[in-house]
This record gives sequence, structure tokens and C1' cells, in this order.
RNA sequence: UGUAACCUUCAGGGACUGGUGAAAUUCCGUACCGGCGGUAAGGUCUUAUCCGAGCCCGCGAGCCCUAAUGGGUUGAUCCGGUGUAAUUCCGGGGCCGACAGUAAAGUCUGGAUGGAAGAAGGUUGUA
Repeated sequence: UGUAACCUUCAGGGACUGGUGAAAUUCCGUACCGGCGGUAAGGUCUUAUCCGAGCCCGCGAGCCCUAAUGGGUUGAUCCGGUGUAAUUCCGGGGCCGACAGUAAAGUCUGGAUGGAAGAAGGUUGUA
């Protein structure tokens, strides 16, 4: 350093907004938010193992099926620029967001003091 098993800790953000209304943080207007791994031509005196995608690929939570293992299902991006190369960089515009409750919810309340992709550290064995 790789690898196997096990243990510990951590692991989601956002409206006390205006209007209408009997009633809406749900509608309309405006504002705001972006989990984890991968990729990445960009970033930083330099270099890099550091940082760099909500809408590219994969995963997680949720929901459905199952005795269980597990299986299924589950959103959204265009234009211009640079370049050999970018849905990732730069500029601009757009779009999306489980279930239950309730005046129809990404932002409220609830399942949830839950679970988890995974991250960090440790112990033992092994190459």
C1' cells in the first nucleotide's frame, strides 16, 4: 500500500414573503434550496492525491411486490463562446423535485430521536 472480516462516529438544504379567498407558507406573483459515488479540458504562486454537474452515468431515501434474500418503480437542459475534446468550464435562458395530511405543498406538519447511498477513523487477519 492492496485486500477480507468486524467495530465506532458522521451522513439534506430552502418563505415567520405579497395577492385572492370563508379557508392556501399548498392556488397566482415573487423569493429561496440542491444528498452520495463516477466523469471533467476548469480553479488555486506552482503542482496535486485538493476543489469542481440538481437536470451526463450510477446510487440513496419514498412507493409497490416478496416470508426473507431480493425484484420493480421513481424527476428535470437548451442556446452562445473557447477548444482536438465540455449537456461538466465561461455567459445567458429554461426546467425538475417521494409518500401521508391539509384549499391542490421541492420550502409547512408527519412517519423520522427512523432509514440510508456513502464518508472518516479503528481492530484483527492476509498478500